[in-house]
């Protein structure tokens, strides 16, 4: 520098052909328990990386930044 990928809850991922954003974990509350942990029941958690575009609508479609992860290339 130049090409692929990926970015969504604290974490680690799902999400179809654009049409209410979800799992497990973890955290809180609550049974249970003598009490922990385990278990079970529940609640709460979201700028979908940022910004423009397209569209009646966009996590999904298109550019543009950034930030990570390879792979190529330079390297006197």
């Nucleotide at each position: 520098g130049c090409c692929g990928c990926c970015u969504u809850a604290g974490c680690u991922c799902a999400g179809c052909u654009g049409g209410u954003a979800g799992a497990g974990c973890a955290a809180c509350u609550g049974a249970u328990u003598u009490g922990u942990a385990a278990u079970c029941a529940g609640u709460a958690g979201g700028u979908c990386a940022u910004c423009c575009g397209u569209u009646c609508g966009a996590g999904u479609c298109g550019g543009a930044u950034a930030g990570g992860c390879g792979g190529c290339a330079c390297c006197a």

The RNA shown here (transfer RNA) has 76 nucleotides and comes from Sphingobium boeckii. The sequence was found in a public genome assembly. Model confidence (mean pLDDT): 81 of 100. It matches the Rfam family "tRNA". Its family is annotated with triplet codon-amino acid adaptor activity in the Gene Ontology.